[in-house]
A computed fold for a 395-nucleotide RNA from Isoptericola haloaureus, annotated as Bacterial RNase P class A. The organism belongs to Isoptericola, within Bacteria. It matches the Rfam family "Bacterial RNase P class A". Rfam's curators write: Ribonuclease P (RNase P) is a ubiquitous endoribonuclease, found in archaea, bacteria and eukarya as well as chloroplasts and mitochondria. It is annotated as a ribozyme. A source record names the gene rnpB. RNAcentral holds the sequence, with entries from ENA.
RNA sequence: CGAGUCGGUCGGACGGUCGCGUCACCGCUGCGGCGGUGCCGAGGAACGUCCGGGCUCCGCAGGGCAUGGUGGUGGCUAACGGCCACCCGGGGUGACCCGCGGGACAGUGCCACAGAAAACAGACCGCCCGUGCGCCUCGGCGCGCGGGUGAGGGUGAAACGGUGGUGUAAGAGACCACCAGCGUGCCCGGUGACGGGCACGGCUCGGUAAACCCCACCAGGAGCAAGGUCGGACAGACUGUGUUCGAGGGCGGCCCGCCCGAUCCUCUCCGGAGGAGCGCAGUCGGGUAGACCGCUGGAGGCCUGCGGCGACGCAGGUCCUAGAUGGAUGACCGUCGCCCGCGCAGGGGUGACCCGGCGCGGGAACAGAACCCGGCGUACAGACCGGCUCGUCCG
Numbered sequence: 001c002g003a004g005u006c007g008g009u010c011g012g013a014c015g016g017u018c019g020c021g022u023c024a025c026c027g028c029u030g031c032g033g034c035g036g037u038g039c040c041g042a043g044g045a046a047c048g049u050c051c052g053g054g055c056u057c058c059g060c061a062g063g064g065c066a067u068g069g070u071g072g073u074g075g076c077u078a079a080c081g082g083c084c085a086c087c088c089g090g091g092g093u094g095a096c097c098c099g100c101g102g103g104a105c106a107g108u109g110c111c112a113c114a115g116a117a118a119a120c121a122g123a124c125c126g127c128c129c130g131u132g133c134g135c136c137u138c139g140g141c142g143c144g145c146g147g148g149u150g151a152g153g154g155u156g157a158a159a160c161g162g163u164g165g166u167g168u169a170a171g172a173g174a175c176c177a178c179c180a181g182c183g184u185g186c187c188c189g190g191u192g193a194c195g196g197g198c199a200c201g202g203c204u205c206g207g208u209a210a211a212c213c214c215c216a217c218c219a220g221g222a223g224c225a226a227g228g229u230c231g232g233a234c235a236g237a238c239u240g241u242g243u244u245c246g247a248g249g250g251c252g253g254c255c256c257g258c259c260c261g262a263u264c265c266u267c268u269c270c271g272g273a274g275g276a277g278c279g280c281a282g283u284c285g286g287g288u289a290g291a292c293c294g295c296u297g298g299a300g301g302c303c304u305g306c307g308g309c310g311a312c313g314c315a316g317g318u319c320c321u322a323g324a325u326g327g328a329u330g331a332c333c334g335u336c337g338c339c340c341g342c343g344c345a346g347g348g349g350u351g352a353c354c355c356g357g358c359g360c361g362g363g364a365a366c367a368g369a370a371c372c373c374g375g376c377g378u379a380c381a382g383a384c385c386g387g388c389u390c391g392u393c394c395g
Base pairs, nucleotide, nucleotide: 001391002390003389004388005387006386007385008384009383010382012336013335014334015333016332017331018330020041021040023038024037025036026035027034028033043366047377048376050375051374052373053372054371055223056222057221058220062256063255064254065253067219068218069217070216071215072086073085074084075083076082087101088099089098090097091096102214103213107212108211109208110207111206124153125152126149127148128147129146130145131144132143133142134141135140161179162178163177164176165175166174180204182201183200184199185198186197187196188195189194227293228292229291230290236284237283238282239281240280241279242278243277248260249259250258263276264275265274266273267272300319301318302317303316304315305314306313307312338363339362340361341360342359343358344357346355347354348353
């Protein structure tokens, strides 16, 4: 200097004029509000609505099934599917990056085409033995049939370990040496996943669970349009059913368990019937849509110290930073700053190379709180800082 990789910060500033919102104070008021001053007033993602919570309601509360989620180990956290560190596997020269990371010996599926055969499968071409026929100059060759074979060739993403040998009619872990893998036992290191080593052994018993499934762990539901307080308006009519031998409700997907649950009158042949009211379910019709709370002091921000590889924790100090509700922070001007292009002339260094100035023209991203917070994902013009890796050049 170039390329790469990982992490962090900012994402215009200042001034002037006019104009906005909450709150506080002061003054005025015709009580509807108005004026003045002051503090404060959008984000790194406010986006997505993908996760987790706080909070609110469902009277209390239990068991089971279903359903959904996560999936190496150990930590952090209020919690999480997040974050940190590590392990294993894979990619990369490397820094680093990736992983739907438990189980295929519980079971069921699937592996197209090709190939003999895709799971205890199988013989297409070959190789060997026997036999029949034919040919032939002795060896021998061709065809058919029977048996053996799985090393060689072929197919494929993948074919029941690899290399070398012994052995065989020909072969084969049939046997042997070494290696890989698997199983068992033991030792060492580590909190652990796991890593390393030794001994023995049958010789080796596909892949796929991001297919269904099994295993382990987790999970009530609905959500600020949650939910409350106050005020206001209206117009009821009808149907069915139940009224304690109990409809219905509480829990929503189901079951069990538990709990709550609506009155009397008349008549009576004592079985019940009728009526009013009430409970539940529903049809038609009418009125209302207002004000306030929730609504911002928090698992809060910032600084310092200590502990920890780290995520983060502890302690001390300090600060209060929007709360709108057709929904506020905007418009104009000027200067400066930033980026790009063109032009002009300089400076530093032994060198490779580096730095600034002037003039003209142009440009400036993604994007707007709505109860709050912790994450993840996505978008983003431009600028800056740092760590590490590789390559090249100079001294």